This is a predicted structure of a 95-nucleotide RNA (c-di-GMP-I riboswitch aptamer) from Nitrospira sp. Rfam family: c-di-GMP-I riboswitch aptamer. About the family: GEMM was predicted in a large-scale screen for bacterial structured RNA regulatory elements. Genes associated with GEMM are involved in a diverse array of functions, including chemotaxis regulation, signal transduction, secretion and chitin. It was read from a public genome assembly, where an Rfam model found it. Its mean pLDDT, the model's own confidence on a scale to 100, is 83.
RNA sequence: UCUGGAAAAAGGCAAACCGGUCGAAAGGCCGGGACGCAAAGUCACAGGGCUUCGCCGAUGCGGCAGUGUAUCGGCAUGCCGGUUGGGCCACCGAA
Numbered sequence: 001u002c003u004g005g006a007a008a009a010a011g012g013c014a015a016a017c018c019g020g021u022c023g024a025a026a027g028g029c030c031g032g033g034a035c036g037c038a039a040a041g042u043c044a045c046a047g048g049g050c051u052u053c054g055c056c057g058a059u060g061c062g063g064c065a066g067u068g069u070a071u072c073g074g075c076a077u078g079c080c081g082g083u084u085g086g087g088c089c090a091c092c093g094a095a
Stems, first nucleotide, its partner, number of pairs: 005092001012037002017032006035082001041088003045085003048080003054075008
């Protein structure tokens, strides 16, 4: 230094759920709370997943000009790292 990660030590993160808040939603943030985590640190780069305000299309209704409305379908530019891979960085320190 690399692999590896101790029924070690120091320190760290925080699922579900609850409260508040932002958002159309997915979800984010703050506080509480700990199921877990050796990268559960970081980057939405590739895969995968979630959502559909909006846009597009179809159909019905209204109107018969633009267009409005309901339902269905499609689309990420929105989101997820506690979903796999990859990039970058890092604490401790035994067999």